């Protein structure tokens, strides 16, 4: 350089026929237990990579860029 793909909570993904952002780990309370662990119940945590543009309305469609991966020169 050409082509594809990925980016969402502290991680690890989920969620795209546009219509109020989610789960498991963790992290914080409580119950349990003689303490820790396991189990249960409950709670915090997000400008969905940036900047536009289309719409009543965008995590999702559309352009542009940045950063990683694969393949091809």
């Nucleotide at each position: 350089g050409u082509g594809g793909g990925a980016a969402u909570a502290g991680u690890u993904c989920a969620g795209u026929u546009g219509g109020c952002a989610g789960a498991g780990c963790a992290c914080c309370g409580g119950a349990u237990u003689g303490u820790g662990g396991u189990u249960c119940c409950g709670g915090g945590g997000g400008u969905c990579g940036a900047g536009g543009g289309u719409u009543c309305a965008a995590a999702u469609c559309c352009c542009u860029c940045u950063u990683c991966c694969c393949a091809c020169c």
Model confidence (mean pLDDT): 81 of 100. Transfer RNA from Myxococcales bacterium UBA1238, 73 nucleotides, folded computationally. Rfam family: tRNA. It is annotated as a transfer RNA. About the family: Transfer RNA (tRNA) molecules are approximately 80 nucleotides in length. The sequence was found in a public genome assembly.